[in-house]
């Protein structure tokens, strides 16, 4: 540069927002494993846990063409031939091949690379060669021991076994020369000396097949470097063969790899040393990717081979199925002594949530011997078992009803399961049944475990073959029922307390499919460790301040180098994987070929911008001189006045003092108070400032001495010397420690008075430590600017400090510029938002600290400091779904500002005390039916309970029913009616009597009886509802629309200024309309006017009745005010400034109140929780409350006379008169369906008289007796008369209520409800008042505003202790285990050293007895596995008691 590939994110804090944060979910993956379910097939995979212990079999032999011997067969011409089996000698192979991950943080691994330091059987290619001797020993005989396993001795023998000798192309050594190489010990060549080989076998025979020396080669291997390669610093020092060096030893080699000597070295903050963890690696899973986790199977490397150690042999081993020895352990055993070693296949036992057959072949691929034949392989190829995983297939295709049966639901029409099923029609994959039947064989013949498989063909027949999860949100997919905070669910947020889409079953629905889910682990999502790609003012996070080391980091120019960096190009990054292509199995997984990819990697070459290195060079960056200046900077010593206390004298007297008020206290021994002197200690008024200095901390009378450090000035001087700073050092308010001093006032502790329920506080009296000082520690802090340091850059405008320059002047002030400080306001910008903004939280660079949910915790162990107090580093087990920031709307303050209400207060009457009325709790009943409970329940649902009403309660009776509809069957003397007779009555029986419509005359209808369906239910739930109502509140308010502004919630409007009763109104204004309230439209009432006039009025204007109209608008007038709204006065006016009253009640609040007015879902009951019926009960009554009445008396009772309303009712009513009756009341009866006639006499009131403060001539409660009404019925339980009787009470305690003008108070009168019943409720007139200074206070309420950690909203929230229980953990006198180290002592095997007198065939000598090289047995030495002692160290378990610390509906 093309091209391709490639990144979702929800839920959970809040009343709502945004932001930070932290939980959690969706995705994919697993050697899994669990639960439910299970039809084939093909590839794969399959003790992750006890490197625990294993019965058994099998897993490495071969070779007779190296050797001798034994022993069968065959066949012999008896000489033998041949063919077969056994152990042994002897070769080769048992170091590969299978297995495992303990160990091990290491050059193990990976990578890239040296080896001049190396070594290699067989194999390949080359050169030479293979003469000629010799002793011996296994097997074997034969004797001995032993239970056995073996073993010892005598005797016989072969060899490709073992030893001399010879030759030497050559190796190796020693010695000279030469070549190559930059060189070094390497390679080559040449010449001399010395020294080293060998075997045979088989073939008639060629020959083959070995043997021996040497060079090369190829594959293998050892050895050595650079790089890379977990956590821990709560491991910080660590080494004695350590670190080098000389020389000896050993290896195949280098090498301290051994020893001896000699020097003191090494290694570490770039993490030694120790402590955990871990086989690495190619890959493997996720991930966009960078990254993170893993490291099974397959592939390389390591490392083990019961634990430990050793060494032999060998090309190679320290050797899984080989030896030696100590453990431990099994097992045989005659007790003397042996044997074993599954981390090989399989297979057993334990363990474990879990991982398989004691299968078949050696056809094939490989591998060991072997000339071959062949013999051996549990590598291996198959096969069996497990859905363990990845893929394929399948369990039928098609048609088939406005849709069977039967499930569910259901508004009962109906809808769904659902074309699904039957039913018809087709098909046969797999299945099962017969038949054929391979490739895999390479190599001419033969040879297939798998296998009669795979495949192919032919019949049968929809036939054998569907589950899992899940359905509140995230997430797809809803109902019913049961439950009833129970059972239970749950990943997170949650869910269940009687209507659960969320428990639990059904039915349907979704997802997915031979599988589905659940569990665990891992990545993702998580930019929640941030390289890519985070942040620290208030959310978690800036060191307290400095100086300063190591380290990063670094100004201009130039020249060099080319480490870094960048580019080519070579090598290598083993295969498999991975990604395209292609291609084989039917396809696919699975394979097979090609071709990419991939490294912080190495070699060569080449770029020089940039950064490093080296070399010059410069001044802007730093510092230095020089000149000026301000300062509470620091230390030291000196001085000084005011002020408090205390002494000490005068003057004086009765008190002081102190508080909200008061005491304590102190004063007659004279305080306080005032004058004079004197101590002494401490702090420095005023100045003074958002002022100055200081890195912080932190500094404040003068004076003087010492001293840091800043600012300005731009002459001159050095020449990048700078910035930052992990460790390190040093400072470092106050408290507090130590030692000595000092102590005036203050003042923890403490002591006393108050205050309170208490008061271990605030307050008031005293008082110690401490504050002051010297020295010497502690080191912490809201150590704050909650904001590290540096340097650059990036509008401005206004103050104040220090300074320096300019204009200008005589100056000085002012005014310009400028540098440095320190404030406030603001632009872009940033910021979650607050808000920051040349003093940055803006833009950039260096460096450094420091954060990763809350809580547990700055907390516990270790580990430093300290004298202690304590600091400083600093967890974790457990538990929550949060914990936080900022900002918003409310809500609340015993927070502000403004302002309303009879809200206070003025004021007049009341309640609370008394009796009765009523109503309620409460208590009692058989039943006292129910409801209503703080304001807003209590003369309330009741505008009227003796039966009824009535729902209650104890009897008695009914069962389609007291009341509706519908079906089905029956009924002709049927419906109806109804003597008699039982019963309290419902009711129950039933003589007699007895119809009506329609009609085609068969009957039908109605009614009646039976009988289904139904009816009914004042049973439940007002927390399932609907309607209506209460309240706040007649308060002034509660919101849209659209602009604006904010990331958002929201916010502006609606806030200000004024005005109002009012969000009324006016002005202002980023807002501009506008809706629902307000206030006007309506009613009534006050004047007037018309008009009309019964039944009203004597008459008519007038009164009245009822209808229509005027009138009142801040209109006019003065002031006031912004000259706006408006307010004040005033005038006319019947009325003024919303005239009095009502009616109207915004958004919503209180799950406020009713299922008992009435509808209503849900449940419940169904010869009863329904209904009828008589009685009783709602009226009880030891008491509470509340809301009435009527009183307590002279402003009054009481007698007697007299006067004036309105509103209203009256025909099963109102009743007028008359007339009985003291009267309630009765009798009779006109009038009136009513402006007409009744109720209706109004009382209070005024006149007159009588009572004289008396429980009364007051109050009338309770009783008694006569009676009247109403009603079937006044016994429970009625109102009313009359006589009689006369209680309590004498003005009411804390508290408490209602009113603001025709009001209150007082006074009568009506009416509804009602048969009858009124101190109540609902209206109506008469008589008629007192007071508001005022808004502090109490109640309520409105507007603006502040804090808020409240939002079921202050009746909140929430904080310790104590009490219980559950859980983890720290400390504890000990107990107890494991790890690795050290010091001593003992020390197996074995390798090495030394000794070696016992024993020895080869070679030499030799006179043949010997002797001597050499070696063995045997001893010893050093090492050392391992045991034993001991004292330390480290992590573990426990542990009486003990510390906190988390969690736990009432």
């Nucleotide at each position: 540069u093309u091209g391709g590939a490639c990144g979702a994110g929800g839920g959970u804090u809040u009343g709502a927002u945004c932001c930070u944060g932290g939980c959690u979910c969706a995705g994919g993956a697993c050697g899994a494993a669990u639960g439910c379910u299970g039809g084939c097939g093909g590839c794969g995979c399959g003790c992750c846990u006890u490197a625990c212990g294993c019965a058994u079999g099998c897993a490495a032999g071969u070779c007779g063409a190296g050797c001798g011997c034994c022993c069968c067969g065959a066949c012999u011409u008896c000489g033998g031939u041949c063919g077969g089996g056994g152990a042994g000698c002897g070769g080769c192979g048992g170091a590969c091949g299978g297995c495992u991950g303990a160990g091990u943080a290491a050059c193990g691994c990976g990578u890239a690379g040296g080896u001049a330091a190396c070594c290699u059987g067989u194999c390949c290619g080359g050169g030479a060669g293979u003469g000629g001797g010799g002793g011996a020993u296994a097997a074997c005989u034969c004797g001995u021991c032993g239970a056995a396993a073996g073993a010892c001795g005598a005797g016989c023998u072969a060899a490709u076994a073992c030893c001399g000798c010879a030759u030497g192309g050559g190796g190796c050594c020693c010695a000279g020369g030469g070549g190559u190489g930059a060189g070094a010990u390497g390679c080559c060549c040449c010449u001399g000396g010395a020294u080293c080989a060998a075997a045979g076998c088989c073939g008639c025979a060629a020959g083959g097949c070995g043997c021996u020396c040497c060079c090369g080669g190829a594959g293998g291997g050892g050895c050595c470097u650079g790089c890379g390669u977990c956590c821990u610093a709560u491991c910080a020092g660590g080494u004695a063969g350590u670190u080098g060096g000389u020389g000896g030893g050993g290896u195949a080699a280098c090498g301290g790899c051994u020893c001896a000597c000699c020097a003191a070295g090494c290694c570490u903050a770039u993490g030694a040393c120790g402590g955990g963890u871990a086989g690495c690696u190619g890959g493997u899973c996720u991930g966009a990717g960078a990254g993170g986790a893993c490291g099974g199977c397959c592939a390389g490397c390591c490392a083990g081979a019961c634990g430990g150690g050793g060494a032999c042999u060998g090309a190679g081993a320290c050797a899984c199925g080989g030896c030696c020895c100590c453990g431990a352990c099994u097992c045989c055993u005659a007790c003397g002594g042996g044997a074993g070693g599954c981390a090989g296949c399989a297979g057993c036992g334990a363990g474990g949530a879990a991982u398989c057959u004691u299968g078949g072949g050696c056809a094939a691929u490989g591998g060991g011997c072997g000339c071959a034949a062949g013999c051996c392989u549990g590598a291996c190829c198959c096969a069996g078992c497990g859905a363990c995983g990845c893929c394929g297939c399948g369990u039928g295709g098609g048609g088939g009803a406005a849709g069977a049966a039967g499930g569910c639901c259901u508004u009962c029409g109906g809808g769904u399961c659902g074309u699904a099923a039957a039913c018809c029609c087709c098909u046969u994959u797999u299945g099962c049944c017969g038949g054929g039947g391979a490739a895999g064989a390479a190599g001419c013949u033969c040879u297939g475990a798998c296998g009669g498989u795979a495949c192919c063909c032919g019949g049968c027949g929809a036939a054998g073959a569907a589950g899992c999860c899940a359905c509140g949100g995230c997430u797809a997919a809803c109902u019913a029922c049961g439950u009833g905070c129970c059972a239970g669910c749950a990943g997170c947020c949650g869910c269940g307390g009687u209507a659960a889409c969320a428990c639990g079953u059904a039915g349907g629905u979704g997802g997915c499919g031979a599988g589905c889910a659940u569990u665990g682990u891992c990545c993702g999502g998580a930019u929640u460790u941030a390289c890519u790609g985070g942040g620290c003012g208030u959310a978690a996070a800036g060191g307290g301040c400095g100086u300063g080391u190591a380290g990063g980091c670094g100004g201009c120019c130039c020249g060099u180098u080319a480490a870094g960096u960048c580019c080519g190009c070579u090598g290598u990054g083993a295969a498999a994987u991975c990604u395209c292509c292609c291609g084989g199995c039917u396809u696919a997984a699975c394979c097979g070929g090609g071709a990419g990819g991939g490294g912080u990697c190495a070699g060569c070459g080449g770029a020089u911008a940039c950064u490093g290195g080296c070399g010059g060079g410069c001044u802007a960056g730093a510092g230095g001189g020089g000149g000026g200046c301000a300062g509470a900077g620091g230390a030291a010593g000196g001085c000084g006045g005011a002020a408090u206390u205390c002494c000490c004298g005068g003057u004086g007297u009765a008190g002081c003092g102190g508080u909200g008020a008061a005491a304590u206290g102190c004063g007659u021994a004279g305080a306080u108070a005032u004058c004079g002197g004197g101590a002494g200690g401490a702090a420095c008024a005023c100045c003074a400032g958002u002022g100055g200095c200081g890195a912080a901390g932190g500094c404040g009378g003068c004076c003087u001495u010492c001293u840091g450090g800043g600012c300005c000035u731009a002459c001159c001087c050095u020449g990048a010397c700078g910035c930052u700073g992990a460790g390190g050092c040093g400072c470092g308010a106050a408290a507090g420690c130590g030692u000595g001093g000092g102590g005036a006032g203050c003042a923890a502790a403490c002591c006393g008075g108050a205050u309170u329920a208490g008061a271990u506080a605030c307050c008031c009296g005293g008082g110690u430590a401490g504050u002051c000082c010297a020295c010497g520690c502690c080191c912490u802090a809201a150590a704050c600017g909650u904001u590290g340091g540096a340097c650059a850059c990036u509008a401005g405008g206004u103050g104040u400090g220090g300074g320096g320059g300019g204009u200008g002047u005589c100056g000085a002030c002012c005014c310009c510029c400028u540098c440095c400080g320190u404030g406030c306001c603001g632009u872009a910008g940033c910021u979650a938002a607050c808000g920051c903004u040349u003093u940055a939280a803006g833009u950039g660079u260096c460096c450094c600290g420091c954060c990763u949910g809350g809580g547990g915790a700055g907390u516990a162990c270790g580990g430093c400091c300290g004298c202690a107090a304590g600091g400083c580093u600093a967890a974790a087990a457990c538990u929550c779904a949060a914990a936080g920031g900022a900002a918003u709307u409310g809500a609340c303050g015993g927070g502000g500002g403004c302002c309303c209400g009879c809200a206070c207060a003025a004021g007049c009457g009341g309640c609370g005390g008394a009796g009765c009325g009523u109503g309620u709790g409460g208590u009692u009943u058989a039943a006292u039916u129910c409801g209503a409970u703080g304001c807003a329940a209590c003369g309330c649902g009741a505008a009227g309970a003796a039966c009824c009403u009535u729902a209650c309660c104890a009897g008695g009776g009914c069962u389609u029913g007291a009341c509706a509809u519908g079906c089905u069957g029956g009924u002709g003397g049927u419906a109806c009616u109804g003597a008699u007779c039982c019963g309290a009555a419902a009711g129950g029986u039933g003589a007699g009597g007895g119809a009506c419509c329609c009609u085609u005359c068969g009957g039908g209808g109605a009614g009646c009886c039976a009988g289904c369906a139904c009816a009914g239910g004042u049973g439940c739930u007002g927390c399932a509802u609907g309607g209506c109502u209460g309240u706040c509140g007649u308060c002034a308010g509660c919101u849209c629309g659209u602009g604006u502004c904010g990331u958002g919630a929201g916010a502006u409007g609606u806030u200000g200024g004024g005005u109002u009763a009012a969000g009324u109104c006016c002005c202002g204004c980023a807002a501009c309309g506008a809706g629902c309230g307000c206030a006007a439209c309506c009613c009534c009432u006050g004047u007037c006017g018309c008009u009309a006039g019964u039944u009203g009025u004597a008459c008519u204007u007038u009164u009245c009745u009822a209808g229509c109209g005027a009138g009142a608008c801040u209109g006019c007038c003065c002031g006031u005010a912004g000259c706006a709204a408006a307010c004040g006065g005033g005038a006319g006016g019947a009325a003024g400034g919303c005239g009095g009253g009502g009616a109207u009640g915004a958004c919503g609040u209180c799950a406020a109140g009713u299922c008992a007015g009435c509808g209503u879902g849900g449940c419940c009951c169904u010869u009863a929780c329904g209904u009828c019926c008589a009685g009783g009960g709602c009226u009880a009554c030891a008491c509470a409350c509340a809301c009435g009445c009527u009183a307590c008396a002279a402003u009054g009772g009481c007698c007697g006379g007299u006067a004036c309303a309105g509103c209203g009712g009256g025909c099963u009513g109102c009743a007028a008169c008359a007339c009985g009756g003291c009267g309630a009341c009765g009798u009779g009866a006109a009038g009136c369906u009513a402006a007409u006639c009744c109720c209706u006499g109004a009382a209070a009131g005024c006149c007159g008289g009588c009572c004289u403060c008396a429980g009364u001539u007051c109050a009338g409660a309770u009783u008694g007796c006569a009676g009247g009404c109403u009603g079937a019925a006044a016994c429970c339980c009625g109102c009313c008369u009359g006589c009689a009787u006369g209680a309590a009470g004498g003005c009411g305690g804390a508290g408490u209520u209602g009113c603001u003008a025709g009001u209150a108070a007082c006074c009568g009168c009506g009416g509804g409800u009602c048969a009858g019943c009124a101190c109540a409720c609902c209206g109506c007139g008469g008589u008629g008042a007192a007071u508001a200074c005022g808004u502090u206070c109490c109640c309520g309420g409105g507007c603006c505003u502040u804090g808020u950690a409240c939002a079921c909203a202050c009746c909140g929230c929430c904080c310790g202790u104590c009490a219980c229980g559950u859980c983890a953990u720290g400390g504890a006198a000990g107990g107890u285990g494991g790890c690795a180290a050290c010091a001593c002592c003992u020390g197996a095997a074995g390798u090495c050293g030394c000794c070696g007198c016992g024993c020895c065939a080869a070679c030499c000598c030799g006179u043949c007895u010997g002797g001597g090289a050499g070696g063995c047995a045997g001893g010893u030495g050093c090492c050392u596995a391992g045991g034993g002692u001991g004292g330390g160290g480290u992590c573990g378990c426990u542990g009486a008691c003990u510390g906190g610390g988390a969690c736990g509906a009432a």

Predicted 3D model of a 1450-nucleotide RNA (small-subunit ribosomal RNA) from a Pseudomonadota bacterium. NCBI's taxonomy places the organism under Bacteria, Pseudomonadati, Pseudomonadota. Its mean pLDDT, the model's own confidence on a scale to 100, is 87. Rfam family: Bacterial small subunit ribosomal RNA. Rfam links the family to the GO terms structural constituent of ribosome and ribosome. The sequence is in RNAcentral, with records from ENA.